c-di-AMP riboswitch aptamer (ydaO/yuaA leader) from Heyndrickxia coagulans, 150 nucleotides, folded computationally.
The RNAcentral record of the sequence draws on MGnify.
The coordinates come from a structure-prediction model, not an experiment, and the mean pLDDT is 79.
RNA sequence: CGCUGAAUCCGAAUAGGAGCGGGGGAACCAAUCGUGAUCUUGUUGAUCACAUGGGGUGAAUCUUGUUCAGAACUUGUGAGUGUUCUGAAUGAGUAGGGUGACUCUCAUCACCCGAACCCGUCAGCUAACCUCGUAAGCGCCGUGAGAGGA
Numbered sequence: 001c002g003c004u005g006a007a008u009c010c011g012a013a014u015a016g017g018a019g020c021g022g023g024g025g026a027a028c029c030a031a032u033c034g035u036g037a038u039c040u041u042g043u044u045g046a047u048c049a050c051a052u053g054g055g056g057u058g059a060a061u062c063u064u065g066u067u068c069a070g071a072a073c074u075u076g077u078g079a080g081u082g083u084u085c086u087g088a089a090u091g092a093g094u095a096g097g098g099u100g101a102c103u104c105u106c107a108u109c110a111c112c113c114g115a116a117c118c119c120g121u122c123a124g125c126u127a128a129c130c131u132c133g134u135a136a137g138c139g140c141c142g143u144g145a146g147a148g149g150a
Stems, first nucleotide, its partner, number of pairs: 001139004008018003019134006029124001034050006053122001054119004062093012075080001096113005102148007
């Protein structure tokens, strides 16, 4: 000097402010109990089995493969086999997000991310009101068009 991010500025300051960002919180509105199987029904109800909730910040969701562990069901004389669910590890994609140095928009190309953490059984939206954060981590040198600025 610049990048991700709300995370900057004033202040001696971990005090306190300004700015920026988040959460809780009426009316109105919205919402009304998971998965699989069987029976029933005509799209609803009952029974059984398995599973364990819900929410917040954030782009970080979702689909699927492989391996391991556990549970249930199925088949088989048995060892085993098959299916489903849960958890963990590890791949391939993906909703979505970022960078390429005057700023913004569009197009195109290239390269990346697609995490982590928190609340603690509880919270839809939400005026008034209440409350919290203001960290951390990094290091780029594509092109074209339009508008603006210096």